[in-house]
């Protein structure tokens, strides 16, 4: 100076004027309110609503089960996480440095379309003629060709994948058949909390892929959400239909009788229903229950609602995430829903005139809270630092 | 503000790892004096979009986009 890689950061700035939203002081009024002055007022993603968790409510209270969902290498952090960190092993890259749902396929099931002999147990062309046996020729001791019984997976071919791979032996041809190395599986020593690694020596290979197919192991999870929930005002018909299910015993009233006893209301017990995946038991609430539809009122208000796994600085522990201690601050709370709007000067980008300083014009990404907070993805004009890698060059 | 559902041809929908269909509608031809109905036929698909697992994705899985539907209190 070029090409790239990793981490943080910023997301126009200052100044006037007018204006919304809150809160606090003060004054003014009986009160609703007013007026003056002070604070405070969108983000890094506020998005998506995709993980986790506090808050709430379901009285799901307490135990065992079964479904269903979901997470996976090791260890750590954390309130919790599928998130983060440091490592392991696999990939990719010259390199800094990137990726990787990365538990089990020798627990069972399935599935591998079409090719293709064969995707589980097999030979299509093909290689052999050692072994058995048939023909033919013969130079009849035997040699020769052929062909069947048969051997054999080396080569060709299919496909994504063909039962370890290369090289030597070896053999009728061939094969871990044998041998070296390389793979792999266990075993033993050693390191490491582990995941894994490393070195012995052992076995001739145990038999392919796939669990983002089922499942199995192993850990996790009750449901619903702030339109959660309280509470106040105000209103209106604890209304109607339609299905399904309303048992049993015992008191007591009324009423009918053929004096056995029937209907009917009523109370109480068992018992059933209904309790937010479902089964049992245990307890507990509650009742005539369930399900479906048709209808009535209201469209107000406060509360939750923001001191928090808060922020910032700073000092120790740790390689890092991240703890801990110490100072300091309080830092949006709307509700048809506020953060805004013009002007000036100044930054950046674009057009265009002009040689130039420079004029003109136009534009300033994404996107905006609505119960919080930790994360993750996805969207972002422009631009700032830091650290490293490779290459040119020049000292 | 929450919670669902879906997204395959022009319309309405199958199809849930192995070459994408089915009805309507569209175009040709035949029927008919012409239309319609009826018959043969033919064309038309980035299966919302990126990326991942596989030999292999329209189906599995993760992000996105879009569209559609519900959820107020009382009684």
């Nucleotide at each position: 100076c070029c090409a790239g890689a990793c981490g943080g950061c910023c997301g126009g700035a200052u100044g006037g004027c007018c204006g919304c939203c809150u809160u606090u002081u003060g004054c003014c009024g009986c009160a609703a309110g007013g007026c003056a002055g002070g604070g405070g007022g969108a983000g890094g993603a506020a998005a998506g609503u995709c993980c986790g968790g506090g808050c709430u409510c379901c009285a799901c209270g307490g135990a065992a089960g079964c479904a269903c969902g979901g997470u996976g290498c090791c260890g750590g952090g954390u309130a919790a996480c599928g998130c983060c960190c440091g490592g392991c092993g696999g990939g990719g890259g010259c390199g800094a440095c990137c990726c990787c749902a990365g538990g089990g396929a020798a627990a069972g099931u399935g599935c591998c379309a079409c090719a293709g002999a064969a995707a589980c147990a097999u030979a299509c062309c093909g290689c052999c003629g050692a072994g058995c046996u048939c023909c033919g020729c013969u130079u009849c001791u035997u040699g020769c060709g052929g062909g069947g019984c048969g051997g054999c997976a080396a080569g060709g071919g299919u496909g994504a994948a063909a039962u370890g791979g290369u090289g030597c032996g070896g053999u009728a041809a061939g094969a871990g058949c044998g041998c070296a190395c390389c793979g792999c599986g266990g075993c033993g020593c050693c390191g490491g909390c582990a995941a894994c690694g490393g070195c012995g020596g052992c076995g001739g290979c145990a038999g392919g892929g796939c669990a983002a197919a089922c499942c199995c192991c192993a850990c996790c999870g009750g449901g619903a959400g702030c339109a959660a929930g309280a509470c106040c005002a105000a209103g209106u018909a604890g209304g109607g239909g339609c299905g399904g299910c309303g048992g049993g015993c015992c008191g007591g009233g009324a009423u009918c009788c053929u004096c056995g006893g029937g209907u009917u209301c009523c109370g109480g017990c068992c018992g059933g229903g209904c309790g937010g995946g479902u089964u049992u038991c245990c307890g507990c609430g509650u009742u005539g229950c369930c399900g479906c539809c048709c209808g009535g009122g209201u469209c107000g208000g406060u509360c939750g609602c923001g001191c928090g796994a808060g922020g910032c600085g700073u000092c120790c522990g740790g390689c890092g995430a991240c703890g801990g201690g110490c100072g300091u601050c309080c830092c949006a709370g709307a509700u048809g829903a506020a953060u805004g709007g013009c002007c000036a000067u100044c930054c950046c980008c674009c057009g265009u005139c002009c040689u130039u300083u420079g004029g003109c014009g136009g534009g300033g990404a994404c996107a905006g809270a609505a119960c919080c907070c930790g994360g993750c993805u996805u969207a972002c004009a422009g631009g700032c630092c830091g650290u490293c890698u490779g290459g040119c060059a020049u000292u | 503000g929450c919670c669902g559902a879906c997204g395959u041809a022009g319309c309405u929908c199958a199809g849930g790892g192995g070459u994408a269909g089915a009805g309507c509608a569209a175009c040709u031809g035949a029927u008919u004096c012409g239309u319609a109905a009826u018959c043969a036929g033919u064309a038309g698909g980035u299966c919302c979009g990126c990326g991942g697992u596989u030999c292999g994705a329209a189906u599995c899985c993760g992000c996105g986009c879009g569209u559609c539907g519900g959820c107020a209190c009382c009684a």